The RNA shown here (transfer RNA) has 72 nucleotides and comes from an uncultured Bdellovibrionales bacterium. The prediction has a mean pLDDT of 80. It matches the Rfam family "tRNA". Rfam describes the family as follows. Transfer RNA (tRNA) molecules are approximately 80 nucleotides in length.
């Protein structure tokens, strides 16, 4: 210095143009003498930033930045 992969609640994913979900964890309730374990609820997400295309983007361009990986 090149090429490649990825950033998404608190973590660990999923989402290839049309309401942003899931599993862990959080509140609260219901089992309990209690805890735990099961059940039911419920709040968190400017989808890395910054621009563009689009009637509409997490998704597709472009730029910029971190992380990992490969060569030199």
């Nucleotide at each position: 210095c090149g090429g490649g992969a990825g950033g998404u609640g608190a973590c660990g994913c999923a989402g290839u143009g049309g309401u942003a979900g899931c599993g862990u964890g959080u509140u609260c309730g219901c089992u309990u003498u209690g805890g735990g374990a099961g059940c039911g609820u419920a709040a968190a997400g400017u989808c890395a930033u910054a621009g563009g295309u689009u009637c509409a983007a997490a998704u597709c361009c472009u730029a910029u930045u971190c992380u990992c990986u490969c060569g030199a």